[in-house]
A computed fold for a 72-nucleotide RNA from a Patescibacteria group bacterium, annotated as transfer RNA. The coordinates come from a structure-prediction model, not an experiment, and the mean pLDDT is 81. It matches the Rfam family "tRNA". From the family's description: Transfer RNA (tRNA) molecules are approximately 80 nucleotides in length. Rfam classes the family as a transfer RNA. NCBI's taxonomy places the organism under Bacteria, Bacteria candidate phyla. RNAcentral holds the sequence, with entries from ENA.
RNA sequence: GUCCCUAUAGUUUAAUGGAUAGAAUGCAAGCCUCCGAAGUUUGUGAUACAGGUUCGAUUCCUGUUAGGGACA
Repeated sequence: GUCCCUAUAGUUUAAUGGAUAGAAUGCAAGCCUCCGAAGUUUGUGAUACAGGUUCGAUUCCUGUUAGGGACA
C1' cells in the first nucleotide's frame, strides 16, 4: 500500500427492515439473616462517528475512526 472481518449497557452478548433495543453478569436499594454469603423483589444503564437509501435503519450503501487478520 491492497483486501477481509469486527464495533450494541461497566463486561459477555441477542435482535437478517416494523422500537418500549431483549437477556446474563455487574452496580444500588428493599426483603430475608445475629452479621455476611446464597436466595428473592425493584431500580440502573447501550446501537463507534458523519452522511445517504427508505414511510420506517442496530440491520442496507458510502466515508471516517479504532481493533484484529491475510498478502506484498